[in-house]
């Protein structure tokens, strides 16, 4: 750095996911060892227990309990000495107790709080400060008490009450006053003020305490022990100045998210005076005034401790505030003072409230959000450890004491970072396990095995280290009058380790690997199993029988004492874009204007320095992040200097840009004068067409109306037509992408009021501008309120059509309404889907509206210039379509708007409104898309050429009968299998009686098998003929006579051998069993349609385009011409068969003349000229006229030819579709079967018949049918054959066979037709089904189930309803031959053959098909496609709701605890105290209301769900754009 996922592709918007990092985690599997760290995020919910603040006896009065001394007694007992006990005594300790001085640190939590917090940077001249330091100056004198301790008393206790009495460094008085306060007045300096400091004066207020050592003199008291003065030492005391360090206050500046919270305040804002406080202030109160705060967000809600930091990021930032640090709040909930230097005080004190405990029921005690713990809560967080050794802190002169601060050490892989689980060598590449095309490969030097090594646990043993300091003693120093003490500093007996480390020894490869993933992103692949099931999934998807994506297994790939899953943040995300985003068509420009407030603003001077640049001060703690050294073997970790610390703040200078303040200027910008164009607005008048009405005339059946009707209207006289006259609304033609307005919008004419533009003149004014959040005005159409109007149209509404239905489209009618005047509503695709305003950036052309020039002058023209309205286009831009001086370019100023679809422009709440609604706007739940724009397809009930027997225009069928055959469905033990729209259906089958054939059905039978090969036993068999038994065959069992039996050696006696057969077992064989949706191959179809493609080039971001488009022409993408395209392949065309003309070769089996024969025939001779046979060539090319056409391709006529424009026919089928058809031709993965789904065999069935469809044949007849006689073919078979003459049989046929492996013989007769007869329109001389007889052939066998023949029988059937097929010439229609399958056949069927031999069309408007081109699209499974809404069903959120249920902040009122402040009364020296009381005053109650959330019968829509249910909206002109 990026990838994946919207399309068939493709570029673009865009959102969703996923690869990094993090982490107080949690969870699931696994689990060696070490060092640093880190560990109740839930219930600031409740807590058993132990602990977490005391110290000091050098402050005191003392003596409960240790201990030391001792009297006096007991006991043991050796005098000594022990232990006890009732006393004394020291004070060595020291409980309670007074006193000090901590207890306000330290530790713990983060509920509250959005500003009394925090940050950063200043201010206190408005302050405080015990304990530290320093400077000055003192420490006289004096009293009375209360604790405690005695005695009495209450009480369960907790604790309290009366009297005695006592110290002090407690407590009071008095003196002293350097000094400090106050006050008066002054000087001096600073200063922004009241003021601040300094300095001398006069008033007046204000202290004190001692402890503990040591000491020679003097002094004073003595209880003679000693104490005091008194000097010194050392720790304290008091006043006062500094300091330092902490603190309190104040000011500016940062500091979440909400406008669906817009107006908020009554001590409120201020003045005066008081009181209050360390100290400033409404901080309180009194009185006065009406301020104050808001859109720069007041106020209200919501949410949160903040900073330093952390994570992440390129960086800006985005998110955090656990563990350290710094502030701040809190300490069961609320309140409240007291003490104290400091508190409204976590482990004091009152007082109310919940809770808990104890209790004699009278009344008490109690607060883990300190260390551990318990229980709850919860995915989740540990030990009721060890220790003051060490660091820090309180208290003490000091030892020392106290410390759950801290130091450790336990638990947890929670995290970070180290180490280990060996190292070398070892290939029959072992075994097991996987895969395999079975050869073989992987797993892998991995293991085993040899050999070495000794980290880390483990046992043992040692001691540097963490220790530093206390501390006899002793030296020097200082202080003193001192050699005393005291203090410092050095030496140093002697002592301090809770834990942890270090070395050494010893022993063995021994104790130590797992977990995820392996479709794609994303590194890693196979096998099995499973069969949209289990089941995966972060996104896209995997799964429906060959799953690299389920699960297992081997293998491979990451990582590693872990790994993965789930979560969080930040990143990817340029997805809120400050760096860095859009707004024509993807979300996005307000419906338009006018203006407030803001934001921006022309030239030129001077000036000032707020912003702005530089230098520079101070200040940004510490940790941390960076760097650089260092310290633990290393790194995690730690430590030491650096850099940073992007910011505040003070001062220096500077003055070009912005900004203020002044001045000038004329170009934005307004004004004036003097033309001009216009549907620009508003009233008032008129005017004519036209319609309706009405009232007359004329007139006489219809009018109207539509795709076609009807409903309507009309003999009561319509429609038409004339005349008159009434209403209402619009204003044709001119009239135009033309004019004016801001937009909405404006259209006969005329007259008034009026707005704006635009153009000369350049004469004013001097920046007056420009844009605009809220506001204001305007503001179709439908809509509403009132009054009036009402001709025409015309929602709703009645009817008539259409439809399956038609609550529509069409038609007859029709009322709101559409008009006006007054008021409302405020939307629109209100659009250029494009805010408004200035500047700059080729041009070309039209058109409106003006000026000027130039031709003497004018018209006309030209040329120049300004506004305004359009088209095309440079450059730039755009995803692209497009824009393009009327920007969507390039820049600049201001608004306004977006952030995936959906849910929703909806709820709800606001505010507007008569209503109808507007306007303002969400969530919760879902999907993985939703979207532009273009592309190439496919479609369109879009458009254009153009082709086909595609229609039309003709012949002839078929659809109706019977009969054949296939299907279908029914049946059946089977009726085996497949083919099913065109493109299954006389099709696989070019031939099912057995067989075929397919276990389709039914019975019987065989199992290495019918059939292949490779082993193995056998042991000389074994085959063949004929036999015998059962049997329906198949088989099965038994068995004799012959016959044959391989290869080598052989003396032919025989031996050796097992490759052939055979036989016994293993491996396997078989399958028409299944998948045609796993294949191959092969065929069908579009389609013999003219397409379908590459190379290279150009053009496009790109899919793609281009060529292949476009003008001609053709059957043809055939070929010309054009031409950013220039060539080419595969189709087409030709090459290739056949036919049609002619030439040449060759003449048998064929052939005319010619000879010979013959009843007669190419029967024979001799011939090649003809036909013909088959080879080879030859012809046709738009070659030649003529005309059209572009000089062209080519067409369209004609000549000539046996033929003319492909002569005619056949083979030949591009790229591709259709999961199109076949595993039952073959071939072949997998699956599946093995005494069967394989083999054999007997019968049966594929041929079953209430029905239907397709293909066919025969026919209804006279152009026929029927009988006689007579002509003319082509092509083809023919030895398991074809079969002639003769002869029998009516015939089928049989008997016989000549000839004939075929231009020789044979099949064979062609038949229509032709001639001549009969029939005479009729169910018939038509038709021939069906049946009943007798028959022939084939064949192992014609019952089911063959063809044929003869006699008989003689059904339906009289040209076929909707509807449908074929052909365009040798065609079609009719005639008949022949062949393949084949014993025979079901053949009327397929393929071929040749004989007669027509008709109509020269067109494309419909039907169907195709083939270019355009064009629309929400379609790409591609219209057999997409896709909407009610309904019905399920699930899940929500919204409204009669109400109920809770929370919150706050208001009024009542009650009022402690408790300060104040007042009374008592007591009183005085301090106190006691009572009673005021104001404030928590909890708490009562009331009305706000506001949040929960719940609520029904209710309303919404979102997803399998193939429900009714239509068909929408997309093609989607069928009514």
């Nucleotide at each position: 750095a990026g990838a994946g996922u919207u399309u068939g592709a493709u570029c673009c918007u865009g959102g969703c996911u996923c690869a990094g990092a993090u982490c107080g985690a949690a969870c699931g599997c696994u689990g060696g060892c070490g060092g640093c760290g880190u560990g109740g995020c839930u219930a600031a919910a409740a807590c058993a227990u132990g602990c977490a603040g005391g110290u000091c006896g050098c402050a005191c009065g003392g003596a409960a309990a240790g201990g030391c001394c001792u009297u006096u007694c007991u006991a043991g007992u050796u005098u000594a000495c022990u232990a006890g006990a009732c006393g004394g005594g020291c004070a060595c300790u020291c409980g309670a107790g007074u006193g000090g001085c901590g207890a306000a640190a330290g530790g713990g939590c983060g509920a509250g709080g959005a500003a009394u917090a925090c940050a950063u940077g200043g201010g206190u001249a408005a302050c405080g400060u015990a304990c530290c330091c320093u400077g000055a100056a003192c420490a006289c004198g004096a009293g009375g008490a209360c604790a405690g301790c005695c005695c009495g008393g209450a009480g369960a206790a907790a604790u309290c009450c009366g009297g005695g009495u006592u110290a002090a460094u407690a407590c009071u008085c008095g003196a002293u006053a350097a000094g400090a306060c106050c006050a008066c007045a002054g000087u001096g300096u600073c200063a922004u003020a009241u003021g601040g400091c300094a300095c001398a004066g006069c008033g007046g207020u204000c202290a004190a305490u001692g402890g503990c050592g040591g000491g020679g003199a003097u002094c004073c008291c003595u209880u003679c022990g000693g104490g005091g003065a008194c000097c010194u030492g050392u720790c304290g005391g008091u006043u006062u100045g500094g300091g330092a360090g902490c603190g309190g206050c104040c000011c500016a500046u940062g500091c979440c998210c909400u406008a669906u919270c817009a107006g908020c305040u009554a001590g409120u804002u201020g003045g005066u005076g008081a009181g209050g406080u360390a100290a400033c202030g409404g901080c309180u109160c009194a009185c006065c005034a009406a301020g104050g705060c808001u859109a720069u967000g007041a106020c209200g809600g919501g949410u949160a401790c903040c900073g330093g930091g952390a994570c992440u990021g390129a960086g800006a930032g985005g998110u955090u505030g656990a563990c350290c640090c710094g502030g701040c709040g809190c300490a069961u909930c609320g309140g409240g003072a007291c003490u104290g230097a400091g508190a409204c005080a976590c482990u004091g004190c009152c007082c109310g409230g919940a809770c808990u405990c104890c209790u004699a029921c009278g009344g008490g005690a109690g607060g883990c959000u300190g260390c551990a713990g318990u229980a709850a809560c919860g995915a989740a967080u540990a030990u009721u450890c060890c220790g003051c050794a060490a660091u820090g802190g309180g208290c003490g002169c000091a030892a020392g004491c106290c410390u759950g601060a801290c130091g450790g050490a336990g638990c947890g892989a929670c995290g970070c970072c180290g180490c280990g689980u060996g190292c070398a060598g070892g290939a029959u590449g072992a075994a097991g396990c996987c895969c395999c095309u079975c050869g073989g490969u992987g797993u892998g030097u991995a293991a085993a095995c040899u050999g070495c090594u000794g980290u880390c646990a483990g046992g043992g043993a040692c001691u540097a280290c963490c220790a530093a300091g206390c501390a006899a003693a002793g030296a020097g120093g200082g202080c003193u009058a001192a050699u005393a003490u005291c203090c410092c500093u050095c030496u140093a007996c002697g002592u301090u380790g809770a834990g942890g480390a270090u070395u050494c020894c010893c022993a063995a490869a021994g104790g130590a690997a797992g977990c995820c993933a392996c479709g794609g992103c994303u590194a890693a692949c196979u096998u099995c199993g499973u069969g949209c099931c289990a089941g995966c999934a972060g996104c896209c998807g995997c799964g429906g029988u060959a799953a690299g994506a389920c699960g297992a297994a081997g293998g491979u790939g990451g990582c590693u004492a872990g790994c993965g899953u789930u979560g969080u943040u930040c990143g990817g995300a340029a997805u809120c874009a400050c760096u860095g985003g859009g707004c024509u068509u993807a979300a996005a420009g307000g419906g338009u204007a006018u203006g407030u407030a803001g934001g921006c603003g022309g030239u030129c001077c001077g000036u000032c320095a707020a912003g702005c640049g530089u230098c520079u001060u101070g200040u940004g703690a510490a940790a941390g992040c960076c760097c650089u050294c260092g310290g633990c073997u290393c790194a995690a970790c730690c430590g030491a200097g650096g850099a940073a610390u992007u910011g505040c703040u003070g001062g220096g200078c500077g003055a070009a840009c912005u900004g203020g303040c002044g001045g000038a200027c004329u170009u934005g910008a307004g004004g004036c004068a003097g033309g001009u164009a216009g549907g620009g607005g508003c009233g008032c008048g008129u005017g004519g067409a036209a319609c309706u009405c009405u009232u007359g005339g004329u007139g006489g059946a219809g009018c109207g109306g539509u795709g076609g009707a009807a409903u309507g209207c009309g003999u009561a006289g319509a429609u038409a037509u004339c005349a008159a006259g009434a209403g209402g609304a619009a204003c044709g033609c001119c009239g135009g992408u033309g004019g004016c307005g801001a937009a909405a919008g404006c259209g006969g004419c005329g007259c008034g009021c009026u707005g704006g533009g635009c153009c000369u003149g350049u004469c004013c004014u001097g920046a007056c501008g420009c844009u605009g959040a809220g506001a204001u005005a305007c503001g179709a159409a439908a809509g509403c309120c009132a009054g009036g109007g009402g001709a025409g149209c015309a929602a709703a509404c009645g009817g008539g059509a259409u439809u399956a239905g038609a609550u529509a489209c069409c038609c007859c009618g029709g009322u709101a309404g559409u008009c006006c005047u007054g008021g409302c509503c405020c939307u629109a695709a209100a659009c250029g889907a494009u805010g408004u305003c200035c500047a700059c950036u080729a041009g070309g052309u039209c058109g409106a509206a003006g000026c000027a020039g130039c031709u003497u002058u004018g018209a006309c023209g030209c040329u120049c210039u300004u506004u305004c309205g359009g088209c095309c286009g440079a450059a730039a831009c755009a995803a692209a379509a497009g824009c393009g001086u009327u920007a969507a370019g390039u820049g600049g100023a201001c608004c306004g708007c977006c952030u995936g679809g959906g849910g929703a422009g909806u709820a709800c709440g606001g505010u507007c409104g008569c209503a109808a609604g507007g306007c303002u706007a969400a969530a919760a739940c879902u999907c993985a898309a939703a979207g532009g724009a273009a592309u190439u397809g496919a479609c369109g009930g879009g458009g254009g050429c153009u082709c086909a027997c595609a229609c039309a225009a003709g012949c002839g069928g078929u659809g109706g009968a019977g009969c054949a055959u296939g299907u279908u469905g029914c049946u059946u033990a089977a009726u085996u299998c497949g083919a099913u729209g065109c493109a299954a259906c006389g099709c696989g089958a070019a031939g099912a009686a057995c067989c075929u054939u397919a276990u389709c059905c039914u019975g019987g039978g065989c199992u290495u098998g019918a059939c292949a090969u490779g082993u193995u036993u056998g042991g000389a068999u074994g085959c063949c003929u004929a036999c015998u038994g059962g049997g329906a065959a198949a088989c099965c069992a038994g068995g004799u006579c012959g016959g044959c039996u391989g290869c080598c050696c052989u003396u032919c006696g025989g031996g050796g051998u097992g490759a052939a057969a055979c036989u016994u077992g293993c491996a396997c064989a078989g399958g028409u069993g299944c998948u045609g949706c796993a294949u191959g191959g092969c065929u069908g179809u579009c389609g013999u349609c003219a397409g379908c493609u590459c190379g290279u080039g150009u053009c496009g971001u790109g899919a793609g385009a281009u060529g292949u488009u476009g003008g001609g022409u053709u059957a043809a993408g055939u070929c010309c011409c054009g031409u950013a395209a220039c060539g080419a392949g595969c189709g087409a065309a030709a090459c290739c068969c056949u036919u049609g003309u002619c030439g040449u070769u060759a003449g048998u089996u064929g052939c005319a003349g010619c000879g010979c024969g013959u009843a007669a025939u190419g029967g024979c001779g001799g011939g090649g000229a003809c036909u013909c046979u088959a080879g080879c060539g030859a012809g046709a090319c738009u070659g030649c006229c003529g005309g059209u056409g572009u000089u062209a391709a080519a067409c369209c006529g004609g000549a000539g030819g046996a033929a003319g424009g492909u002569g005619g026919g056949g083979a030949u089928g591009a790229c591709g579709u259709c999961a199109a058809g076949u595993c039952c031709u073959c071939a072949u993965g997998g699956c599946c079967u093995u005494u069967a789904u394989g083999c054999c065999c007997a019968g049966g069935g594929c041929u079953g018949c209430a029905a239907a469809c397709g293909u066919g044949c025969u026919a209804c007849a006279a152009u026929g049918g029927c009988g006689u006689g007579u002509a003319c073919a082509a092509a083809c078979c023919g030895a398991c054959g074809c079969a002639a003459g003769a002869c029998c049989g009516c015939g089928a046929g049989g008997u016989g066979g000549a000839g004939c492996a075929a231009a020789u013989c044979g099949g064979a007769a062609a038949a229509a037709g032709c001639a001549c007869g009969c029939c005479c329109c009729a169910g018939u001389u038509c038709g021939g089904a069906u049946u009943g007889g007798a028959g022939u052939c084939u064949g192992c066998a014609a019952c089911u189930c063959g063809a044929c023949u003869c006699c008989a029988u003689g059904a339906a059937g009289u040209u076929g309803g909707a509807a449908u097929c074929g052909c365009u010439a040798g065609u079609a229609a009719u005639c008949g031959c022949g062949u393949a399958u084949c014993a025979g056949c079901u053949a009327c069927g397929a393929c071929g053959c040749g004989g007669u031999g027509a008709a109509u069309g020269u067109g494309u408007u419909c039907c169907u098909g195709a083939g270019c081109c355009u064009u629309g699209u929400a379609c790409a499974c591609a219209c057999c496609g997409c896709c909407c809404g009610u309904c019905a069903a399920g699930u899940c959120a929500u919204g409204g709701a009669a109400g109920c249920c809770g929370g919150g902040a706050g208001u009024a009122c009542c009650c009022g605890a402690a408790g300060u402040c104040g007042c009374c009364u008592c007591g009183c020296c005085u301090c106190a105290g006691a009572g009673g009381u005021g104001c404030c005053g928590a909890a708490g109650g009562u009331a009305a209301g706000c506001u949040c959330g929960g719940u609520g019968a029904c209710u309303g829509g919404g979102a997803c769900u399998a193939a429900g249910u009714c239509g068909u909206a929408a997309c093609a002109a989607g069928g009514u754009a």
The RNA shown here (small-subunit ribosomal RNA) has 1521 nucleotides and comes from a metagenome. Model confidence (mean pLDDT): 82 of 100.